[in-house]
Context: one part of a larger RNA
RNA sequence: AGCGUAGGGAGGAUGCCUUGGCACUAGGAGCCGACGAAGGACGUGGUAAGCUGCGAGAAGCUGCGGGGAGCUGCAAACAAGCAUUGAUCCGCAGAUGUCCGAAUGGGGAAACCCGGCAGUGGUAAUGCGCUGUCACCCAUGGGUGAACACAUAGCCCAUGAGGAGGGAACCCGGAGAACUGAAACAUCUAAGUACCCGGAGGAAGAGAAAGAAAAUCGAUUUUCUGAGUAGCGGCGAGCGAAAGGGAAAGAGCCCAAACCAGGUGUCUACGGAUGCCUGGGGUUGAGGACCCGCGUAAUUUUGCGAUGUGUUAGACGAACAACGGUGGAUAACCGUGGCCGAAGAGGGUGAUAGCCCUGUAGUCGAAAACGCAGAGCGAAAGGUGGGGAUCCAGAGUACCACGGGACACGAAGAAUCCCGUGGGAAGCAGGGGGGACCACCCCCCAAGGCUAAAUACUACCUAGUGACCGAUAGAGGAAUAGUACCGUGAGGGAAAGGUGAAAAGCACCCCGGAAGGGGAGUGAAAGAGAACCUGAAACCCUAUGCUU
Numbered sequence: 001a002g003c004g005u006a007g008g009g010a011g012g013a014u015g016c017c018u019u020g021g022c023a024c025u026a027g028g029a030g031c032c033g034a035c036g037a038a039g040g041a042c043g044u045g046g047u048a049a050g051c052u053g054c055g056a057g058a059a060g061c062u063g064c065g066g067g068g069a070g071c072u073g074c075a076a077a078c079a080a081g082c083a084u085u086g087a088u089c090c091g092c093a094g095a096u097g098u099c100c101g102a103a104u105g106g107g108g109a110a111a112c113c114c115g116g117c118a119g120u121g122g123u124a125a126u127g128c129g130c131u132g133u134c135a136c137c138c139a140u141g142g143g144u145g146a147a148c149a150c151a152u153a154g155c156c157c158a159u160g161a162g163g164a165g166g167g168a169a170c171c172c173g174g175a176g177a178a179c180u181g182a183a184a185c186a187u188c189u190a191a192g193u194a195c196c197c198g199g200a201g202g203a204a205g206a207g208a209a210a211g212a213a214a215a216u217c218g219a220u221u222u223u224c225u226g227a228g229u230a231g232c233g234g235c236g237a238g239c240g241a242a243a244g245g246g247a248a249a250g251a252g253c254c255c256a257a258a259c260c261a262g263g264u265g266u267c268u269a270c271g272g273a274u275g276c277c278u279g280g281g282g283u284u285g286a287g288g289a290c291c292c293g294c295g296u297a298a299u300u301u302u303g304c305g306a307u308g309u310g311u312u313a314g315a316c317g318a319a320c321a322a323c324g325g326u327g328g329a330u331a332a333c334c335g336u337g338g339c340c341g342a343a344g345a346g347g348g349u350g351a352u353a354g355c356c357c358u359g360u361a362g363u364c365g366a367a368a369a370c371g372c373a374g375a376g377c378g379a380a381a382g383g384u385g386g387g388g389a390u391c392c393a394g395a396g397u398a399c400c401a402c403g404g405g406a407c408a409c410g411a412a413g414a415a416u417c418c419c420g421u422g423g424g425a426a427g428c429a430g431g432g433g434g435g436a437c438c439a440c441c442c443c444c445c446a447a448g449g450c451u452a453a454a455u456a457c458u459a460c461c462u463a464g465u466g467a468c469c470g471a472u473a474g475a476g477g478a479a480u481a482g483u484a485c486c487g488u489g490a491g492g493g494a495a496a497g498g499u500g501a502a503a504a505g506c507a508c509c510c511c512g513g514a515a516g517g518g519g520a521g522u523g524a525a526a527g528a529g530a531a532c533c534u535g536a537a538a539c540c541c542u543a544u545g546c547u548u
Base pairs, nucleotide, nucleotide: 001547002546003545004544005543006542007541008540009539015533016498017497020469021468022466023465024464025463026462027461028460029458030457031166032165039100040099041098042055043054044053046078050074051073061094062093063092064091065090066089070082071081072080105114106113107112115134116133117132118131119130120129121128136163137162138160139159140158141157142156143155144154170201171199172198173197174196181188185234211217212216221248222247223246224245225244231239232238252450253449254448255394259280260279261278262277263276264275265274266273267272285428287392288391289390290387291386292385293384294383299381300380301379302378303377304376307373308372309371310370311369312368314364315363316362320337322336323335324334325333338355339354340344346358347357348356399423400422401421402420403419404418405417406416409435430445431444432443433442434441485492486491505532508519509518510517511516
């Protein structure tokens, strides 16, 4: 030195555990903000660095409820206190709420600097303190008022829970890639995806036929099917419907115009012409106005609202202190004997508990706030027959050409829908569609608007579930984690869980400067001593056998 054996050290695998995660189910909730948000800075405790809470009234104040013996957060100890005259704690409602932040008096390198006005405190006086207020835009009303006579622009004031900013995904719109695939690549694909911007809601969007179709159906949406079909496609790669049928849900309405009434303008050749506002009327494929009649309904919307119910604290809640054994353990285990069960879900308790604790089944409960339903009362809207053919029925619209885009449809025979440029109708004897186009036939009324439910999502709350994880897993994060640390910055981003049933956390003695150790003591165990459950391997040491 190697190999082996034994005993240690070091190390932190493995096993067991779970405070934390992951995925989902059901229900709720689905916004917050100038009445100053989200998010922060700085403060705030007797002592206080961090976290949590709170805001100069600062781990808190008030009221009303709940609750009932302890309490002054995590977090020990000390100090000082509080509490059956009901504290701490829980719920509801309120008060306070520094500074920054949309940040909004002005400025600014966020958490700072400097002001005006009104009121007030203070000083001999100034400085100073406190309270309130002062941004911009929009809407409405009012005032003032240029070039330029009237006027208008502009300016000023008042009023407004108006707007501004934030938010996980879902939704609508605007704008819009590339890698990639095509075994290269350009049309094509990826994909109208990602990213960016705008906007909204609890959903959004769509929606009551100028439909679909070929005989009938009768708004929209979602789903199953139709169907990987019909089609599209360097007919490559690929893309990919619709009608119809089944299901979920179900709901229909309002304007514009004709006409009437009232009000108020402009132009005027004073004959008139032509607008605007408000109210009535009217809303459809054969209707309305108009003329002549009948009639006030069904129903819808909405305001108040007795009462009921739900949510936000809670309450009651059965049954072994049984005997014996084992054990560290006053057992939950084993043996024996009982009991409850609308409760044998779960968790805890010194080992495995229906009957010990907490709960569970079941049954109750709200001063206050909010949600839902809602008897009843009130308000608004809301009907129909006949006549006739005078009036009305959405115009720079439909449509066409050219250029694009969307439609499953890549310019194609390319309808349909949308946009740009140019042109540009009809007016109910009218117009659009039925995949070029024409005829016949059929269907339907564009150029105004609203509309629950079935559908999408989950930042958030409650209850629950798992052939989900168990500390290199599961979230990046079980822990003062988006922390420490890195980076100018955008940004990147860790490691780190376990004594014991209980601190009973080793009084006292000894060695040592200490660290550490040896006794003693605690404990079932200290080979559980905080570098703490178990304690593998690499690696190191000691002893020893063998070999060299």
Model confidence (mean pLDDT): 85 of 100. The part of an RNA shown here (large-subunit ribosomal RNA, domain I) has 548 nucleotides and comes from Christensenella sp. MSJ-20. The RNAcentral record of the full RNA draws on ENA. It matches the Rfam family "Bacterial large subunit ribosomal RNA". Lineage of the source: Bacteria > Bacillota > Christensenellales > Christensenellaceae > Christensenella.